[in-house]
Context: one part of a larger RNA
Molecule: large-subunit ribosomal RNA, domain V
Organism: Tidjanibacter sp.
RNA sequence: CCCGCAACGGGACGAAAAGACCCCGUGAACCUUUACUGCAGCUUAACGCUGAAUUUGGGUACAUAAUGUGUAGGAUAGGCAGGAGACUGCGAAGCGGGCACGCCAGUGUUCGUGGAGUCGCCGUUGAAAUACUGCCCUUUGUGUAUUUGGAUUCUAACCCUGCGAAGGGGACACCGUUUGGUGGGUAGUUUGACUGGGGUGGUCGCCUCCAAAAGCGUAACGGAGGCUUCCCAAGGUGCCCUCAGCACGAAUGGUAACCGUGCGUAGAGUGCAAUAGCAUAAGGGCGCUUGACUGCGAGACAUACAAGUCGAACAGGUACGAAAGUAGGGUAUAGUGAUCCGGUGGUUCUGUGUGGACUGGCCAUCGCUCAAAGGAUAAAAGGUACUCCGGGGAUAACAGGCUGAUCGCCGCCAAGAGCUCAUAUCGACGCGGCGGUUUGGCACCUCGAUGUCGGCUCGUCACAUCCUGGGGCUGGAGAAGUUACCAUGGGUUCUGCUGUUCGCCGAUUAAAGUGGCACGCGAGCUGGGUUCAGAACGUCGUGAGACAGUUCGGUCUCUAUCUGUUGUGGG
Numbered sequence: 001c002c003c004g005c006a007a008c009g010g011g012a013c014g015a016a017a018a019g020a021c022c023c024c025g026u027g028a029a030c031c032u033u034u035a036c037u038g039c040a041g042c043u044u045a046a047c048g049c050u051g052a053a054u055u056u057g058g059g060u061a062c063a064u065a066a067u068g069u070g071u072a073g074g075a076u077a078g079g080c081a082g083g084a085g086a087c088u089g090c091g092a093a094g095c096g097g098g099c100a101c102g103c104c105a106g107u108g109u110u111c112g113u114g115g116a117g118u119c120g121c122c123g124u125u126g127a128a129a130u131a132c133u134g135c136c137c138u139u140u141g142u143g144u145a146u147u148u149g150g151a152u153u154c155u156a157a158c159c160c161u162g163c164g165a166a167g168g169g170g171a172c173a174c175c176g177u178u179u180g181g182u183g184g185g186u187a188g189u190u191u192g193a194c195u196g197g198g199g200u201g202g203u204c205g206c207c208u209c210c211a212a213a214a215g216c217g218u219a220a221c222g223g224a225g226g227c228u229u230c231c232c233a234a235g236g237u238g239c240c241c242u243c244a245g246c247a248c249g250a251a252u253g254g255u256a257a258c259c260g261u262g263c264g265u266a267g268a269g270u271g272c273a274a275u276a277g278c279a280u281a282a283g284g285g286c287g288c289u290u291g292a293c294u295g296c297g298a299g300a301c302a303u304a305c306a307a308g309u310c311g312a313a314c315a316g317g318u319a320c321g322a323a324a325g326u327a328g329g330g331u332a333u334a335g336u337g338a339u340c341c342g343g344u345g346g347u348u349c350u351g352u353g354u355g356g357a358c359u360g361g362c363c364a365u366c367g368c369u370c371a372a373a374g375g376a377u378a379a380a381a382g383g384u385a386c387u388c389c390g391g392g393g394a395u396a397a398c399a400g401g402c403u404g405a406u407c408g409c410c411g412c413c414a415a416g417a418g419c420u421c422a423u424a425u426c427g428a429c430g431c432g433g434c435g436g437u438u439u440g441g442c443a444c445c446u447c448g449a450u451g452u453c454g455g456c457u458c459g460u461c462a463c464a465u466c467c468u469g470g471g472g473c474u475g476g477a478g479a480a481g482u483u484a485c486c487a488u489g490g491g492u493u494c495u496g497c498u499g500u501u502c503g504c505c506g507a508u509u510a511a512a513g514u515g516g517c518a519c520g521c522g523a524g525c526u527g528g529g530u531u532c533a534g535a536a537c538g539u540c541g542u543g544a545g546a547c548a549g550u551u552c553g554g555u556c557u558c559u560a561u562c563u564g565u566u567g568u569g570g571g
Stems, first nucleotide, its partner, number of pairs: 001571008010563003014558002022392004027388002029384004035189005041182003045178004051154016068137001078136005085119003094113008158169004192204003201221001205227006228373001229271001230330002235289007243267001245263005269278002272335001274333003293316003299310003305374001318327003341367007349360001399446001400444001401442003405439001407435006416426002453528001454526003458520001459517005466491003469486002472483001474481001493507002496504002534552004538547003
């Protein structure tokens, strides 16, 4: 070295199970609720099943009786028409009593008495006599008819008890239809995205600047700020004016008010952010005004689309200006919302046999923090550790990798401490490395699985050495130390508490080293901790439930093919 046999279990990111953790899916399922929307159930009202009587209200129609003062005026004039006479012994005026109305002046009616008149036409009034007749209006009473409520009583529907006789309830209840409410009892669903994992926080559309690398454009949870309007003048036009600040002068008057002189390219002002503009002004005044027009739009900018932006000329009619001319809002860039649905105004359009109407169209306009702002619906929140499926190492937790801020160690400079003296020893302010044991950052292999803390067992390596060995410096007399150099051969304890690593305590020791090995080692053991399902406490939550809070309990599979190592045999 080759081939066996017997062992061990370090490796084959060993086997098994398309990761239960985490994220994603316009996935699922259950559960909750003051999520949304239904439905059952419960309930309200009306009607039907459903009848009788009494009483008390309302509406309508008819009949009848009354009713009606603004002022002027004999006075309580409802309207219109006819009208010169009407009523009265079938009892007038007047007087007395009762009733009704009342704007307290009177009017109407009835009974008694009385015994012959009373009223109109004429003058005041818009309108002439309830003198008389007819038709009506307002308000009120009575009667009839009809209709519609409330209350009470009844018994015969209906219900209950009873074998029956009968009794109890009773037009209620039950049941049906329609209707308002309530309604996790039940059902179907929703519960956004971005994101240096997810959650928490923040953000989501538009405008300005930087980033942006001298055309345009250009990202990040990059750095700064604004907007969801305002103005009938803060628009148009004609004419006129020049600011802020400073210096000096000057009553009240002061650092600073108004006034004068000078300097003054703009530092002022421009409704509001920023940027770019603006003095020939776009800034500040005054006069007149409505172009903050209608019909269009050559041609361009910008642009995936849809949107967005600028715009001369022409026609109509207009404002200002002597005119030339200017004016289709505002110095420019934010001040916003598609489609559907519906409203309003207009319209030579449509018009379901015809004429109309409805409806629709066209023109104008209105209603959205549809702000998650290219807007899924008119209408929507949560829990899951009881969980499930599809995926992802596109994305977190372990380990590895990269990095090395943090961490550990070393060095440089040397202010200072060290009585004196920087460097025996210590070393500020700073600077430079090394390591890859901490906490992190990144998210590169692994989510069709790389088992996670601690202990046990077995070790092996580094040296930045704890002891033992050697030789230096010393602020080394000796002893004991301090510091640094060489050195990894060997060694490096036993208990108590805690799941602990760590730590504290006790007793020793020459010493009780620091680290790496997937924070070495679970196909070697354990399973106390963490991290499923049960349960409880505290706290949070309306609740389902939740908590790097606590507590009790809780299945650790694998017969070794290869490699590796050990023992043994053969060649």